The RNA shown here (Bacterial RNase P class A) has 398 nucleotides and comes from Neomegalonema sp. Of the family's consensus pairs, 94% are formed in the model. Taxonomically the source falls in Neomegalonema (Bacteria, Pseudomonadati, Pseudomonadota, Neomegalonemataceae). It is recorded under the gene name rnpB. Rfam family: Bacterial RNase P class A. From the family's description: Ribonuclease P (RNase P) is a ubiquitous endoribonuclease, found in archaea, bacteria and eukarya as well as chloroplasts and mitochondria. Its mean pLDDT, the model's own confidence on a scale to 100, is 76. RNAcentral holds the sequence, with entries from ENA.

RNA sequence: GCGGAUGGUCGGAUGGCCGCAGGCACCUUUGGGUGCGUGAGGAAAGUCCGGGCUCCACACGAACACGGUGCCGGGUAACGCCCGGCGGGGCGCUCCUUCGGGGGCGCUUCAGGGAUAGCGCCACAGAAAACAGACCGCCCGGCAGGUCCGGGUAAGGGUGAAACGGUGCGGUAAGAGCGCACCGCGCUUCUGGCAACAGCGGCGGCACGGCAAGCCCCACCGGGAGCAAGGCUGAAUAGGGAUGGCCGCGGCGGCUCGCCGUCGCAGGGGAUGUUCGUGCCUCGCCGUCCGGGUAAGCUGCUCGAGGCCGCGCGCAAGCGCUGCCCUAGAUGAAUGGCCAUCGACCGAAGGGGCAGUCCCUUCGCGAACAGAACCCGGCUUACAGACCAUCCGGCAAU
Numbered sequence: 001g002c003g004g005a006u007g008g009u010c011g012g013a014u015g016g017c018c019g020c021a022g023g024c025a026c027c028u029u030u031g032g033g034u035g036c037g038u039g040a041g042g043a044a045a046g047u048c049c050g051g052g053c054u055c056c057a058c059a060c061g062a063a064c065a066c067g068g069u070g071c072c073g074g075g076u077a078a079c080g081c082c083c084g085g086c087g088g089g090g091c092g093c094u095c096c097u098u099c100g101g102g103g104g105c106g107c108u109u110c111a112g113g114g115a116u117a118g119c120g121c122c123a124c125a126g127a128a129a130a131c132a133g134a135c136c137g138c139c140c141g142g143c144a145g146g147u148c149c150g151g152g153u154a155a156g157g158g159u160g161a162a163a164c165g166g167u168g169c170g171g172u173a174a175g176a177g178c179g180c181a182c183c184g185c186g187c188u189u190c191u192g193g194c195a196a197c198a199g200c201g202g203c204g205g206c207a208c209g210g211c212a213a214g215c216c217c218c219a220c221c222g223g224g225a226g227c228a229a230g231g232c233u234g235a236a237u238a239g240g241g242a243u244g245g246c247c248g249c250g251g252c253g254g255c256u257c258g259c260c261g262u263c264g265c266a267g268g269g270g271a272u273g274u275u276c277g278u279g280c281c282u283c284g285c286c287g288u289c290c291g292g293g294u295a296a297g298c299u300g301c302u303c304g305a306g307g308c309c310g311c312g313c314g315c316a317a318g319c320g321c322u323g324c325c326c327u328a329g330a331u332g333a334a335u336g337g338c339c340a341u342c343g344a345c346c347g348a349a350g351g352g353g354c355a356g357u358c359c360c361u362u363c364g365c366g367a368a369c370a371g372a373a374c375c376c377g378g379c380u381u382a383c384a385g386a387c388c389a390u391c392c393g394g395c396a397a398u
Stems, first nucleotide, its partner, number of pairs: 002393009012342007020039002023036005041369001045380002048378005053226004066222005071085005086112001087110010113217002118215002120211003135157002137153006143146001165183006184206001185204004190199003230299004240290007248265008267283004306325003310321004346364007
């Protein structure tokens, strides 16, 4: 001096002019105007998880069903999040060794409860895939002497993701935990640890293959919908109710005896281009008041598990205390545009230097991902570049 990993901070700057949306003050002809101050993020995103808040449902408890979570401890309002630890796998370094193996450290990763409750599955290959099993081979026996038959053998070959402990020595007809040593595995006393678990010793020749991210079992947790939640005000038109006035005829029924209901005729209205006829659909008219509800407006709305500094506790996540600060609140949705100066990165040219992936000068370009929509804690995803801390690997000079 360059590149990289992890963690953290930032993620264009200053000034001027013109706009946009809230707030406060003043003015106003109520339309607005003037002044001051404020105005996107680390992810505002995906809407995946957990809460606050609101409404709906709901006596309490239990069981069942459904969904979720799943080593242990801690943090937290809570979590499937975070921190610390334990255990398994992988990689690297290193130590010991009887050369079989055994330990230590670091990094990384794990849907990391239960396979001795039960069911189910284990492709292809292979003789055999789970109460085992004899294809080749090895050993023994037989006679029919062979590409034969019977028995023993899981040590060798071969298949597979997986072959019913591994290596070595003994042993044997050949073999075999058949015997022994080491390793692995299971059970267990004691010790340490809050615990997951670990260690020493003892017992057992080995039983108990794998899959729960197939069903299932166990433990714990879980009502539903979401700010378009919810609350308040509420026009016009249409429809509903009450009431006043006015309005044809007839039949039937009711009673409070003048109205109501119903049916028919007459009448009004509507559509099929217009008129008429027929058919169809539909109907009291004009006022006043009331309530529901629509448009619209207001509210919910941003001071909150809030931010920053310092101190204390804690390995850490985080917690406690003091002080200071207020930091968007729009709703077809503001947070922008232009100019000037600077400007990271990048490109070109020239120069310096012993040299390098280094430095300097000039010119050109001119800043990533992306934008709130009730709020908060997480996770995930996107992100040019700069700075800081720790660590790693090249390069150059001495």